[in-house]
RNA sequence: GCCGGUUGAUCAUGCCGGACCUUGGUGCUAUCGGGCUUGCUAAAGACAUGCAAGUGUAAUGUCUCUUCGGAGGCAUCGCGAAAGGCUCAGUAACACGUCGUCAAUCUGCCCUACGGACGGGGAUAACCUCGGGAAACUGAGAUUAAUCCCAGAUAAGCAUGGAUACCUGGAAGGGGCCAAUGCUGAAAGGAUUUAUCGCCGUAGGAUGAGGCCGCGGCCGAUUAUUGCUUGUAAGUGAUGUAAAGGAUCACUUAGGCCUUGAUCGGUAGGGGUUAUGAAAGUAAGCGCCCCGAGAAGGUAACUGAGACACUGUACCUAGCGCUACGGCGUGCAGCAGUCGGGAAUUGUGACCAAUGCGCGAAAGCGUGAGUCCGCGAGCCCGAGUGUUAGGGAUACCCCUAACUGUGAUAGAGUGUAAAUAGCUCUAACAGCAAGCAGAGGGCAAGGCUGGUGCCAGCCGCCGCGGUAAAACCAGCUCUGCGAGUGCCAAGGACGAUUAUUAGGCUUAAAGCAAUCGUAGCCGGUUUAGUGGGUUUCUGGUUAAAUCUGCAGGCUUAACCUGUAGGCCGUCAGAAAUACCGCUAGACUUGGGAAAGGAAGAGGCGAACGGUACUGAAAGGGAAGCGGUGAAAUGCGUUGAUCCUUUCAGGACCCACAGUGGCGAAGGCGGUUCGCUGGGACUUCUCCGACGGUGAUGAUUGAAAGCUAGGGGAGCGAAAGGGAUUAGAGACCCCUGUAGUCCUAGCUGUAAACGAUGAGGACUAGGUGUUGGUCAUGGUCAAGUGCCUGAUCAGUGCCAAAGGGAAACUAUUAAGUCCUCCGCCUGGGUAGUACGGUCGCAAGGCUGAAACUUAAAUGAAUUGACGGGAAAGCGCCACAAGGCACGGAUUGUGUGGCUUAAUUCGAUUCAACGCGAGAAAACUCACCUGGGGCGACUGGCAUAUGUGGGUCAAGCUGAUGACUUUACCCGAACAAGUCAGAGAGGUAGUGCAUGGCCGUCUCAAGCUCGUGCCGUGAGGUGUGCUCUUAAGUGAGUAAACGAGCGAGACCCACGUCCUUAUUUGCUAAGAGCAAGCUUCGGCUUGGCUGAGGACAAUAAGGAGAUCGCCAUCGAUGAAGAUGGAUGAAAGUGUGGGCCACGGCAGGUCAGUAUGCUCCUAAUCCCCAGGGCCGCACACGCAAUACAAUGGAUGGGACAAUGAGAUGCAACUCCGAAAGGAGGAGCUGACCUUCAAACCUAUCCGCAGUUGGGAUUGAGGUCUGGAACCGACCUCAUGAACAUGGAGCGUCUAGUAUCCGCGUGUCAUCAACGCGCGGAGAAUUCGUCCCCGCUUUUUGUACACACCGCCCGUCGUUGCAAUGAAAUAUAUUUUGCCUGAAGUUCAUCUAGUUUAGAUGGGUUGAAGGUAGGGUAUGUGACAAUGCAAAAGUCGUAACAAGGUAUCCGUAGGGGAACCUGCGGAUG
Repeated sequence: GCCGGUUGAUCAUGCCGGACCUUGGUGCUAUCGGGCUUGCUAAAGACAUGCAAGUGUAAUGUCUCUUCGGAGGCAUCGCGAAAGGCUCAGUAACACGUCGUCAAUCUGCCCUACGGACGGGGAUAACCUCGGGAAACUGAGAUUAAUCCCAGAUAAGCAUGGAUACCUGGAAGGGGCCAAUGCUGAAAGGAUUUAUCGCCGUAGGAUGAGGCCGCGGCCGAUUAUUGCUUGUAAGUGAUGUAAAGGAUCACUUAGGCCUUGAUCGGUAGGGGUUAUGAAAGUAAGCGCCCCGAGAAGGUAACUGAGACACUGUACCUAGCGCUACGGCGUGCAGCAGUCGGGAAUUGUGACCAAUGCGCGAAAGCGUGAGUCCGCGAGCCCGAGUGUUAGGGAUACCCCUAACUGUGAUAGAGUGUAAAUAGCUCUAACAGCAAGCAGAGGGCAAGGCUGGUGCCAGCCGCCGCGGUAAAACCAGCUCUGCGAGUGCCAAGGACGAUUAUUAGGCUUAAAGCAAUCGUAGCCGGUUUAGUGGGUUUCUGGUUAAAUCUGCAGGCUUAACCUGUAGGCCGUCAGAAAUACCGCUAGACUUGGGAAAGGAAGAGGCGAACGGUACUGAAAGGGAAGCGGUGAAAUGCGUUGAUCCUUUCAGGACCCACAGUGGCGAAGGCGGUUCGCUGGGACUUCUCCGACGGUGAUGAUUGAAAGCUAGGGGAGCGAAAGGGAUUAGAGACCCCUGUAGUCCUAGCUGUAAACGAUGAGGACUAGGUGUUGGUCAUGGUCAAGUGCCUGAUCAGUGCCAAAGGGAAACUAUUAAGUCCUCCGCCUGGGUAGUACGGUCGCAAGGCUGAAACUUAAAUGAAUUGACGGGAAAGCGCCACAAGGCACGGAUUGUGUGGCUUAAUUCGAUUCAACGCGAGAAAACUCACCUGGGGCGACUGGCAUAUGUGGGUCAAGCUGAUGACUUUACCCGAACAAGUCAGAGAGGUAGUGCAUGGCCGUCUCAAGCUCGUGCCGUGAGGUGUGCUCUUAAGUGAGUAAACGAGCGAGACCCACGUCCUUAUUUGCUAAGAGCAAGCUUCGGCUUGGCUGAGGACAAUAAGGAGAUCGCCAUCGAUGAAGAUGGAUGAAAGUGUGGGCCACGGCAGGUCAGUAUGCUCCUAAUCCCCAGGGCCGCACACGCAAUACAAUGGAUGGGACAAUGAGAUGCAACUCCGAAAGGAGGAGCUGACCUUCAAACCUAUCCGCAGUUGGGAUUGAGGUCUGGAACCGACCUCAUGAACAUGGAGCGUCUAGUAUCCGCGUGUCAUCAACGCGCGGAGAAUUCGUCCCCGCUUUUUGUACACACCGCCCGUCGUUGCAAUGAAAUAUAUUUUGCCUGAAGUUCAUCUAGUUUAGAUGGGUUGAAGGUAGGGUAUGUGACAAUGCAAAAGUCGUAACAAGGUAUCCGUAGGGGAACCUGCGGAUG
């Protein structure tokens, strides 16, 4: 003095837990000593055995023995046994503590002083004799003594009376004095021998005891209005006691106690003290000391100075024991000890040596008090388990040597009652002496190794464990403490989480629904007094021990001793008088009264009025009305709805009407009248603190509900019907009963809210509004007017300081203070149960616990989400359009099914012509079958050949792979086998990873530095307005700047310029050639030379910036629209690149890689099969359905590219695919090159000359292989006639149509990637659908709506509740029986005394009939909590999809629904 735990993060509130101290138990471990006031906390249960109270012969008698000195025994007698010791059951009380008091008392032994002891009498035990009885014990007779007993005398005392001028005292009723009468009434002249001990009386003291009083200290009101009490409260007189007293009795009175808690119930011995704490406190009462109480449970007396008596007596009850059944005995809560109980507590030890106590003249005796020892890790204190040097290692550890010798061991002495221990001395030996808990955080110490795999287990709390565990189990290492160390339980502190010191109540738990008012508490200004409270001082007391300071004694310490002090109080005395109180007086500001004119839905009663509605009647009218999202039920041709008129009825009171008014709150709204309450304002008025608050109490109290009687138009729980729906006990609709209304009562609750108790004082303002007053103000139409200002009182908004966790609040406080009341103390159980009380009932008020749980909660923050709002944007959105898909056939991918295998992956967008994945073998991972392989190290076997190679045959799909037979090689190596290890793995894990990729993202966002704001998370910047494709830019604002992204940039295309010119180009000009010619010439990149104009190629530059104009944009800026210019105009077009991060997105099968697994097989090779399998479903494509077409013939125009196992011109052969030759080309040179289109002809709307699937036949090519490839020809000629719901794509050289190239590739393109040719329609918008961004709002979500979460039902477990009854205990009342004691009377025998009988009284115990309380058991019933992957729904959280919630009533499987009134959370 704090720390961990609610959250994504934050601040609060709040509890849970940790760290600290103490007490008891317990696990593991353990060398020794000292000290201690240490040791049954529970069964006040039961106890075997031994011991725990005796002593005196100097009180007396007698017996025995004798060394004659004496010793011992028995009995009487005296004192003691009321102490000491043990325990804490009972007791809530004068029991205890403390201060007093007895003028209401006693006191043995002890002390002091004074005085005294005269003369007599009597019995009895022991002993002796004789009995009874099993025993315990006891009877009769005879004898005897005393300090035994009795009567008399004296002293003395008591009562009555007198005198009081005496004493004490605060006060005489006390003491003292006087006389008489009556009554009561002492003594041991002993003992022993010279010194004492005793006996009696009086007075005093000391000690001890008894009584009374003030004050103090537990819990419960679910024990209080019908409270408790009848000896109860008081008095008079008695009785009784040592003593006052209803203590007891007779009579009289009717009192007494109680919210300052009586009575009752529960618990408990009280205190000094102890634990803890800074203290206040909280908890405890073990040990020691003081007091009390008890002695198996209960009662009673006797003796005595003292008892109603632990080891005395009597009786009852229960238990145990003995018995000859007639009777007896017994009481460990003394010390040991036993059983039992319990988590738990020791030896049946030694001694009276010391300290004390009893007796005694003394010696002495006795003493389980006490002193010693033993046992126990009881507590406290102290010590040790080695030290040094060298070497190795290098923080630490090991070895060797030396030293030391405490302790333990051995011996001697001392010590002690005797021992043990201790202390002193000697000897030898490092030998014999370290553990426990922990190491994820809190909390000091491991990012070590192995095992385990949500298992086993750990964990006070948070939490760990699902294959890389710093958290489990171990090893190693480390940390803390150390003869101890952990754990469990309890107390304190932490806790300012019970708050006196010192908390709170708008929203976290918490202000009573409101008012009046009793007790209580608090109270304005001033004067005087008093001195109760208060303050100061002095004195007493507060036992000792304990505690604190100092000093001393044990080697130190613990411990002990001494001395001084202190604490909490409390009593007495003295002083002070500011404040509080009290007494007396005064005052006016608080409060009240009076007067005045205004305001008002304040209340109650009565009368009157109004529109609408419904119904009825009449008239008109003619088919629907009504209702809804859409409908239907319903009403209507017996005439509805609708219109007009009249009548009836009940409820209600439009506009005015207002963050306006009034009222304590609930609440109050047509008009008028009557009665009536309150408030505000004004005033030369009056009273004079009369006040504030307010337990108990009383009154008022919305709606719903209840009782009785009315009333009933509309609305409308319940109920009926129609819809909706998976269902619909609801939302919606049509009906409709209670009710809503009135009268008289009851109920007494609401989100009865400002979620804010009442009163008072103080503390910046601004601005509305209502009522009053003032103005010497203004104005007018001159009023009950209007405007302006000031002020008092109300009622709103904004806001400073301050406050607050924040939201917020702020003169109407949640600010600063005062007074009083109510309420709160984690969440749930639960406002439930039980009890009480109120109510007709429904229910209200009061109001728990067991058990369960680590959180529940408030405010605010950032996100995410919403069947919330706003703005902006997007052809993966719509609209306007174009073209497709979805229907058919085929191709391809996927699912499914099948299979020996149909390998594996990818699954919304973001899987499905995807893994460039077009698989005949290979690929290949799958299936069937066959075969093969271990680098390296070590060991083993082998010279009678381990092993390897090979012809042939067999086996086989095939093979020296294997088998048979035979041959060859060869010893270093190699090879075989075993153990380890290695290669390899398309085996597993993409949820261990790298890398790469997809997607959010065709989006415009994501951050930082400094400053500022906020307690903080965080915010600001990044907001707002305008604008942009854009966080693009402009203006503004506590922000100013910056970074990533956007843009810029890079590439391609479009225009121009410059440079360059081969293999490209060819305009002009020259030549040649060819063709045509009307002979003039013309044409032709056809050729040569030449050229750079053009094109092209490939290098470098230029160009475009809202620069210009107009309008809009605030007059402006950014910018928008239009225009001009220009090849191109607002990013010129198209690409590349594309942030911070998310998705445990995809990939271990491309490669890489951790871990795990396989190792002669999951490795490697070979053959064959499969990946192509087909009832079916889906995606993406191709081809079509035809005339904008098809067929045939002829004709024309590209670009990108590719090419050596290649592209192949050209020629020939074939009907064609193709074949045979083959120039050129490693390529701006050669090769490969279009189709749609144009033109001519045919077809004539048909399953066709559309369409080409399928099938048959014959061929070609590639390849080792074609069954599963492609192509050609002939024949065949299927579906299909434009495609449902729905859905995809696209904004210009785009869509669409057309073909071409290339990748893959031996062969195969309906695919991917590119290329060109032809070439549109529509929009110039919007946010309706889908989605994204931003702002805002709500949130009980944060794994973030695929979220969270409620209730019934079902299963299991736990705890409590009710319950017919039943059991036990305890308490109390009445009655009956009644032991024993005590007292009185009588009688008998008699000296005392004993016995019997009777009465009174105390009264145990038993029985009986009830009452109360407590604790168990209990079929069954109904809840709560917890668990778990159950069932049904989806009530709440977003407008949660019918806003939620409160009260009440009805209904329903359930959450819930509906009506009425209310709140906004």
About this RNA: A computed fold for a 1465-nucleotide RNA from an uncultured archaeon, annotated as small-subunit ribosomal RNA. The prediction has a mean pLDDT of 81. Rfam family: Archaeal small subunit ribosomal RNA. On this family, see Yusupov et al., Science 2001: "Crystal structure of the ribosome at 5.5 A resolution". The sequence is in RNAcentral, with records from SILVA.